[in-house]
This is a predicted structure of a 109-nucleotide RNA (SAM riboswitch aptamer (S box leader)) from a soil metagenome. The coordinates come from a structure-prediction model, not an experiment, and the mean pLDDT is 79. The RNAcentral record of the sequence draws on MGnify.

RNA sequence: UCUCAUCAAGAGAGGUGGAGGGAAACGGCCCUGUGAAGCCCGGCAACCCGCUUGCAAUGUAGCAAAUAGGGUGCCAAUUCCGGCGGAUAUUAGAUUCCGCAAGAUGAGG
Numbered sequence: 001u002c003u004c005a006u007c008a009a010g011a012g013a014g015g016u017g018g019a020g021g022g023a024a025a026c027g028g029c030c031c032u033g034u035g036a037a038g039c040c041c042g043g044c045a046a047c048c049c050g051c052u053u054g055c056a057a058u059g060u061a062g063c064a065a066a067u068a069g070g071g072u073g074c075c076a077a078u079u080c081c082g083g084c085g086g087a088u089a090u091u092a093g094a095u096u097c098c099g100c101a102a103g104a105u106g107a108g109g
Stems, first nucleotide, its partner, number of pairs: 001109007012041001014040003020031003026082003042075003047071003050067001052065004079102001083100005
């Protein structure tokens, strides 16, 4: 950098640490000393591997389910909200919905 999938659910009133944080910037809006980030422990989930079961295939190795041992990931707020297009609606605005973009995570190239 490309492809595909997912993103409205879920996850501690623990230890340490001390002032910041919301994964670029900017704006908004929030969280934070009733203690932020980080680290440790704990937990959630089930994308990949493994194991198990069922079905399918046998010039095949796929589909579904279950498990949670291994590899990631995640644990305030929809991906916290912001962009573009369309629909809805309107005097205008707000609102709601859909698609795209951007981003995150995983698995491949």